[in-house]
Context: one part of a larger RNA
RNA sequence: CUCGUUAAGGAACUCGGCAAAAAAGCUACCCGUAAGUUCGCAAGAUGGGUUCCCAGCAUAUAACUUGUUAUGUGCUGGGCGCAGUUAAAGUGUCUCUAGCGACUGUUUAUCAAAAACACAAGUCCCUGCUAACUCGCAAGAGGAUGUAUAGGGGCUGACACCUGUCCAGUGUUGGAACGUUAACGGCGAAGGUCUUGGAUUUUAAGAUUAUAUCAAAAGAUUUAAGGCUCGAGCCCGAAGCGCCAAUGAACGACCGCGAUAACUAUAAUCGUGUUAAAGUAGCGUAACCCCUUGCCAGGUAAGUUCUGGCCCGCAUGAAAGGUGUAACGACUGGAGAACUGUCUCAACGAGGAGCCUG
Numbered sequence: 001c002u003c004g005u006u007a008a009g010g011a012a013c014u015c016g017g018c019a020a021a022a023a024a025g026c027u028a029c030c031c032g033u034a035a036g037u038u039c040g041c042a043a044g045a046u047g048g049g050u051u052c053c054c055a056g057c058a059u060a061u062a063a064c065u066u067g068u069u070a071u072g073u074g075c076u077g078g079g080c081g082c083a084g085u086u087a088a089a090g091u092g093u094c095u096c097u098a099g100c101g102a103c104u105g106u107u108u109a110u111c112a113a114a115a116a117c118a119c120a121a122g123u124c125c126c127u128g129c130u131a132a133c134u135c136g137c138a139a140g141a142g143g144a145u146g147u148a149u150a151g152g153g154g155c156u157g158a159c160a161c162c163u164g165u166c167c168a169g170u171g172u173u174g175g176a177a178c179g180u181u182a183a184c185g186g187c188g189a190a191g192g193u194c195u196u197g198g199a200u201u202u203u204a205a206g207a208u209u210a211u212a213u214c215a216a217a218a219g220a221u222u223u224a225a226g227g228c229u230c231g232a233g234c235c236c237g238a239a240g241c242g243c244c245a246a247u248g249a250a251c252g253a254c255c256g257c258g259a260u261a262a263c264u265a266u267a268a269u270c271g272u273g274u275u276a277a278a279g280u281a282g283c284g285u286a287a288c289c290c291c292u293u294g295c296c297a298g299g300u301a302a303g304u305u306c307u308g309g310c311c312c313g314c315a316u317g318a319a320a321g322g323u324g325u326a327a328c329g330a331c332u333g334g335a336g337a338a339c340u341g342u343c344u345c346a347a348c349g350a351g352g353a354g355c356c357u358g
Base pairs, nucleotide, nucleotide: 001351002350003349004348005347006346008344009343012342017339025091026090027089028050029049030048031047036041038158052079053078054077055076056075057074058073059072060071061070062069063068064067080084093337094336095335096334097333098332099331100329101328105117106116121156122155123154124153125152126151127150133142134141135140159324160323161322162321164254165253166252169251170250171247172246173245174244175243178242179241180240185235186234187233191229192228193227194226195225196224197223198222199221200220201219202218206214207213255273256272257271258270259269282316283313294310295309296308297307298306
């Protein structure tokens, strides 16, 4: 390590009856079988009896020698043993109760098989076919050689009874009157630069009647028109957004404070504030309750677990479904019968591997 046996007790072990033991029943027959139930089940429920041999009787079938034989069934009586499927092999322990999941199924190849996933079913949304959707840059392919009793997506998850209020926010759908609004387009101020013209002015070649007047060219300042460029601003302008509605099995959300009944307590009731609306039916110390081993009852001699009630629920609640539910489950909690080396408390025996020694 793998087995076997064990006085008395019998779960006192332990997180937990884990492991082992037991049922010696079943693989044969007969009888009989509860609650519950979706009437199918539950159910092999639970439980009780028989099994070998001998004799007699009854009965069925077959064969022929026609009263016998063979085979089978049943009844009665008797016999032996601890034990009659006497072997071997294989092979359900059972009952009560609660939670979760309806079920069969699927899953973490190699620590998790489950209450997780799936599921039939329910519901919502999209899609009229070159469908929606998915893959691909595209061609193209799937969807589908299908066509709304079809296909895709989301959520719930058999069945039964049900699924309350809120559209203020977010989303989605619809609407198009008004507001806002991009690019394009139209009008276009001011500026820059170039060209041309005018005016004023500086200097002045020069002309002249030589005092004075006029004055080309060049420069400076200013102004007008035109070309190019840049372009403020205005007009027009779709979807969207604003706006108006609808929509919860769309994302979600579902309140305080004070007072009040002829004992007390409590508050059907009243007042007041807020909100879009103020948690309905159910269930409830729960796989949800911090306080908490809540309180009462049951079970135990004794029960932080369990079951049934109670309910101000820190922080339940209706398809992230609510509450039930027969059947089912290598699921999880509690209790019991039987049984046992799990234990009180260990003992003896058999076989084997490693290691040590020889």
About this RNA
A computed fold for a 358-nucleotide part of an RNA from a Parcubacteria group bacterium, annotated as large-subunit ribosomal RNA, domain IV. It matches the Rfam family "Bacterial large subunit ribosomal RNA". The organism belongs to Bacteria candidate phyla, within Bacteria. Model confidence (mean pLDDT): 81 of 100.